[in-house]
Parts: sequence; C1' cells; structure tokens
RNA sequence: GCCGAUGUAGCUCAGCGGUAGAGCAACUCCAUGGUAAGGAGUAGGUCGUCGGUUCAAGUCCGACCAUCGGCU
Repeated sequence: GCCGAUGUAGCUCAGCGGUAGAGCAACUCCAUGGUAAGGAGUAGGUCGUCGGUUCAAGUCCGACCAUCGGCU
C1' cells in the first nucleotide's frame, strides 16, 4: 500500500428499513433474627464520526477513525 471482519447500556452480545433489547453488573424494595441465595422493580444508549438515499436508517450507500486478521 491492497483486501476483509468488527464497532449498539459499565461488560458480553442480539436487533427483515417502521417505538433500541437480553444476560451479567449497578441501584431500590420484598423476604430473613441477620447474611448469602431467591423474588419484584428502577435507572442506564447522541447505535464509532461525517455525509448521502428514503416518508422513515442501528439496519442500505460513500468517505474517514479505531481494533483485529490476511496479502504484498
């Protein structure tokens, strides 16, 4: 230099173009004489960045950035 994959909650990851989710973690409550386990609930996201397409983009297109892998 070229090619490819990945980028979504604190972490690990889902998410046919039509309201952004799960598990774990955090917090609150229940329960117990108390702790752990358990049960119920709450909060947490400018979906890597900037543009484009579209009535509508996490999703499609382009360029960048970061990480990983391959080729030379």
Molecule: transfer RNA
Organism: Candidatus Parcubacteria bacterium